[in-house]
């Protein structure tokens, strides 16, 4: 960095540095931010992808489930903050007007696997 798969409306903050914009990218909307955001770092969570143990079914150490929470990640505003393209509606407007749900998918993050 590319390629495969799974997941992605739950769930976890406090100190320290340090100074302005930040919430991936583009636009729109909202939104968090000198009562110091976003970042770096320590700490403490958090979750169970992965490993590890431990138990259950099994003919079995394969393969499936649970329990814990050791390893290696990850994570700790808001659904990934929300829409955007596609399919299909309710409901409203003079309107191609505005409002809600609801399936898909697109790009993203994030494991693990493989180049």
């Nucleotide at each position: 960095u590319g390629c495969u798969u799974a997941u992605c409306c739950a769930g976890a903050a406090a100190g320290a540095c340090g100074g302005a914009g930040g919430g991936a990218u583009u636009g729109g909307g909202c939104c968090c931010u000198u009562u110091g955001a976003u970042g770096u770092c320590u700490u403490a969570g958090c979750a169970a992808c992965u490993u590890g143990u431990u138990c259950g079914c099994c003919a079995g150490c394969a393969g499936c489930g649970a329990a814990u929470g050791u390893u290696g990640u990850g994570c700790u505003a808001a659904u990934u903050c929300c829409c955007a393209u596609c399919c299909a509606g309710a409901c409203u407007u003079a309107a191609u007007u505005g409002u809600c749900a609801g399936g898909a998918g697109a790009a993203g993050a994030u494991g693990a696997g493989c180049a």